[in-house]
Context: one part of a larger RNA
This record gives sequence, C1' cells and structure tokens, in this order.
RNA sequence: ACGAACGUUAGCGGCGCGCUUAACACAUGCAAGUCGAACGAGAAAGGGUCUUCGGACCCCGGUAAAGUGGCGCACGGGUGAGUAACACGUAGGUAACCUACCCCAAGGCGGGGGAUAACGUUCCGAAAGGAGCGCUAAUACCGCAUAAGACCACGUCCUGCAACGGAUGAGGUCAAAGUGAGCCUCUGUUUACAAGCUUACGCCAUGGGACGGGCCUGCGGCCCAUCAGGUAGUUGGUGAGGUAAUGGCUCACCAAGCCAUAGACGGGUAGCUGGUCUGAGAGGAUGAUCAGCCACACUGGAACUGAGACACGGUCCAGACUCCUGCGGGAGGCAGCAGUGGGGAAUCUUGCGCAAUGGGCGAAAGCCUGACGCAGCGACGCCGCGUGAGUGAUGAAGGCUUUAGGGUCGUAAAGCUCUGUGGGGAGGGACGAAUAAGGGCCGGUUAAUAGCUGGUUUGAUGACGGUACCUCCUUAGCAAGCACCGGCUAACUCUGUGCCAGCAGCCGCGGUAAUACAGAGGGUGCAAACGUUGUUC
Repeated sequence: ACGAACGUUAGCGGCGCGCUUAACACAUGCAAGUCGAACGAGAAAGGGUCUUCGGACCCCGGUAAAGUGGCGCACGGGUGAGUAACACGUAGGUAACCUACCCCAAGGCGGGGGAUAACGUUCCGAAAGGAGCGCUAAUACCGCAUAAGACCACGUCCUGCAACGGAUGAGGUCAAAGUGAGCCUCUGUUUACAAGCUUACGCCAUGGGACGGGCCUGCGGCCCAUCAGGUAGUUGGUGAGGUAAUGGCUCACCAAGCCAUAGACGGGUAGCUGGUCUGAGAGGAUGAUCAGCCACACUGGAACUGAGACACGGUCCAGACUCCUGCGGGAGGCAGCAGUGGGGAAUCUUGCGCAAUGGGCGAAAGCCUGACGCAGCGACGCCGCGUGAGUGAUGAAGGCUUUAGGGUCGUAAAGCUCUGUGGGGAGGGACGAAUAAGGGCCGGUUAAUAGCUGGUUUGAUGACGGUACCUCCUUAGCAAGCACCGGCUAACUCUGUGCCAGCAGCCGCGGUAAUACAGAGGGUGCAAACGUUGUUC
C1' cells in the first nucleotide's frame, strides 16, 4: 500500500468500489428496434342503431397484430479463455487500399415490364414447421433511353527512382424512385384539381472533405540453454488466381535457399498500454475500478448478407450438455442487467426512470434503450462529523495498592451553568430544465398574404424525492471500542500458576517472590474502528 479475508466492536454522512476462485452449469423477467410522410391489405373485443333474430350498418379505426420494403442490429454492454504475436506501445509508410450515415462542389431523376409475400384456398405434421394452387402493391426486382463523369483496353505528353498518378485523343461498358405539403401565374379541364408550378425529404452518377478502418515497416517491453540446431510453401523467382489492397495469401513451373549463441526452434507463463503501488531517485512490483487497443461469445469449423462481421442476444455443419416429444422429430446457449446452484477465505437488488447525457429509427410527435441517471445491500476504502462544553476538592463513595501514614483511578464523578451537530417531531422545500410541439414578431424563397425555411420571444416535461437544504421544538438525554505494556517498542504493579497450563514476529519467557502465562487495577497507542493473516515495494 490493498478489488482483500478473518476475529472483536460499531452512531451518522459524502464520494468511490464490490466473483481476484469454476471462460462452471443456468430457472425466470428484461437487455434492439423503428419508420403508415416507401407499399398492399386489415381485424377481434367493446359501444350504438336497425332486425325477418340469420344478420346489416356506424364508432373505436385505416387502430392492434402480422407481411413486403428501408435504416439499424458490426454501436453500446460483458469477459480475459486464447495470444510471446506487428497483439500492444511509439515513430513512420501506403506510388498497394476501402469508408454507409454526415459536409462541400457541380450535374441528372425520361419511359416501360414481369413477379412475389401478406391474403384466399386445399393439404402434410404431435409440435417446430412445411407443400401445392389462385390474387395483389411498392422507394422490392429487371430491361430500354440518355452519359458531363467514372471504369476497361489502346495512343501521345508531364511529374517522378519507379505510375495502377495527372493531362489529352478515338473506341467500348455503366444510372436513377419516388413520397409528403401547398398553390393557380402560365397550359388543360372547369372553381379546385392535374401530367403545371413551388417547396421539403429522398434517389442516381462524379469529384473533394471529414470520420472510421485494412495492410506494411524501424524500435521497445517475461522466464528456461537441464530447449542447439530449425524449416519443403520452407526461401526466392516467373506466370496465373484471389482480395478493397501488397504479399507463397493460394496454385503451376524453376532455382536451393531462409532462420540461428546479438539465442533460431522448443517448453513454461502471460491480454498489451495510459497508468497504479512503492521509492529521495535509479529501480522493483503490478495492469481491479476509469480510458485506448486487441481477442473471445457452450466447444470446433464455415460461409451468407452488408459500407462494415466471418457477426454475444444471426445462419449452416459437427460435438458435449440440458429440455420437449404422439419416438417420426424438434428446441436452447447470461464472459448483457438482476437473479439461482456450485466452487471458494471471499464479493450486492430477480429495484425505479428514460427527467438528464448519449445512441437507433422517424419530417415530426414519438417509440426503443438493464447504455446511462438514480436508489438498495456491504465499515470494503478514503474523507468529514458526533458520542458533549464550561465550572466543580468534603480530593466523596467504591476499586486497586500500601512501609497502614498514605498513594492512585481523579476534575474523573456527583452538583451548578450552558449548547443542540447526529437522533426524534412539526412546517416549508430545491439546483439539476437546456428546450420540443404550438403561438407572436422580423426576414428569405415564391406568382403568392399558401406552404416551407432562418432569427428572436413565448411556451410542456424530474426517476432521484417530499430527497438535499432551511426554520421551529425536544432532551445530555439514544451513540466507544480494539490491541498492547521483557528488549526491539510508547506503556508496571498485585494475585493465581509452578518447565504445568500456556505465550512467541526475532531474541526468548514458565522448574514457588514471572513487569514475558492467566485474571485484576493502572498505563500506552490508535479510534468507528482496532488487531491478525496474505501479497507487493
């Protein structure tokens, strides 16, 4: 000094921290959704009216739930098993690369087609689920047109060590999607609508930026030589494949190289760092919480989708384990938050809220968010406060001791005068909230006083919590222990015991006067803690 544990003890608050062991197995709930302003369809229950009692219509409601489609699910959260490695740190390279959403610049969004889920229906299956037939939409899917530009192969020039860079020429290839709101200036119908106009959000192609990554390299950081030789895709070349991209990354052929006592190869151990602890420093030890990077997600393997994964709460295969079964077959993965069993010396609530911060989706309202904000438990740590203050000598009683006079506990108590932190009662009561929708005013766009949009002003919302805090009342009343006292080391006597019982970190105490054992009185140290154990310096 500690993420500690154990023993004795324990009043309050603030801020932190809390499975170091079994990367053991997990009941239950929640932890990733959202968009109707992309699309088609659309209930039941309930209420009302009518009824021939069969039902019909209206409201709820174009609502719920589901489906197609888009974006997100690769973030956030957990863990440290593996890894001695370009994994990490640091400094560089990429003339060998990618980057959805976001920003900037300058363009475009024309015209067509065929399907399919949902749904309906017929079936199979215990279930999970599946099959056939029929219908339908889109910002889903597929052609066509156009091509500034990009890409492909080719020619010329420039920079450069090197062109897959830049400029230029003639060929070839490659796009798109609409939705919402508003308006009538032009055109057409006719009096508010459109194929017209405006606007917002989108879509396509290109260049640049930003952000985030991929790959490569120098250097740096563990132990064992009782590990001395290792290596065949091995080392290099040519060509090809593959990738966003270099490369034996992979393959064919050719050559025989490459690494190593400056420690190769092998074995053991280990996530790395900023940091943390210690120390005057140099060092040594360490890598909890917080932050950055990496790796993993029951074990092993694989790819799909996608800008991004070889994907914790996605898919497939194999394995172990658990569960369901109608025995044919299926389902699952807490190293997310709580929680359970187990292991262990040992580590918490199956809490509240999206009010704030942040994230996803959405035009927005909003929805989701065990991230997060809070609360609960634990003296686990640090810090602060209290357990009273002043006065009070017949030095009371009592205890212990005594040389029997006394000494000591000791101003300690009692008594008297005060105070009210914490506790209890009553009343008031926050900061954290910034703004959003909507409204007012002033601008911009426009044909327009619509609409949209910029500024300003106004304008909801608090889990914590009736908490913090403030005021008043109440009574010294309810709140001190633990270890030690032979030397080291601050602190001494009596009694008991008699090498016994016991103590002990080291030296060592105890065999009849023990300051060392046990008890008592007294003292010393620290104090809501004090000791012991463990580990590090």
Small-subunit ribosomal RNA, 5' domain from an uncultured prokaryote, 537 nucleotides, folded computationally. Rfam family: Bacterial small subunit ribosomal RNA. Gene Ontology terms of the family: structural constituent of ribosome and ribosome.